A computed fold for a 103-nucleotide RNA, annotated as SAM riboswitch aptamer (S box leader). The coordinates come from a structure-prediction model, not an experiment, and the mean pLDDT is 84. Of the family's consensus pairs, 97% are formed in the model. Its Rfam family is "SAM riboswitch aptamer (S box leader)". Gene Ontology term of the family: regulation of gene expression. The sequence was found by an Rfam model in a public genome assembly.
[in-house]
RNA sequence: AUCUUAUCAAGAGCGGCGGAGGAACAGGUCCUGUGAAGCCCGGCAACCUGACAUUUUAUGUGCCAAGGUGCUAAUUCCUGCGGUUUUUACCGAGAGAUGAGAG
Numbered sequence: 001a002u003c004u005u006a007u008c009a010a011g012a013g014c015g016g017c018g019g020a021g022g023a024a025c026a027g028g029u030c031c032u033g034u035g036a037a038g039c040c041c042g043g044c045a046a047c048c049u050g051a052c053a054u055u056u057u058a059u060g061u062g063c064c065a066a067g068g069u070g071c072u073a074a075u076u077c078c079u080g081c082g083g084u085u086u087u088u089a090c091c092g093a094g095a096g097a098u099g100a101g102a103g
Stems, first nucleotide, its partner, number of pairs: 002102007013041001015040003021031003025080004042072003047068003050064001052062003076095001081092004
């Protein structure tokens, strides 16, 4: 690389450096010199490890947030294939992202 599995409607800065791009891909639609990407700090969350509590001892629940990730515009920004439909929505799949495991 690839495979399995869980989650994706909530949450998170009027900070520093930086300088033009960014929102996976395509089409839209947006964000951006009233400062993009990236880096640092801060923050959010609680998937894994860990501490603690509980006890129906369970592959449980709660709690902390020290360690490993992740995230920090818009539902995964929307659509991209299929179904239903009051023609506007809804549901599912696919694709993608992230964690954990396999390899």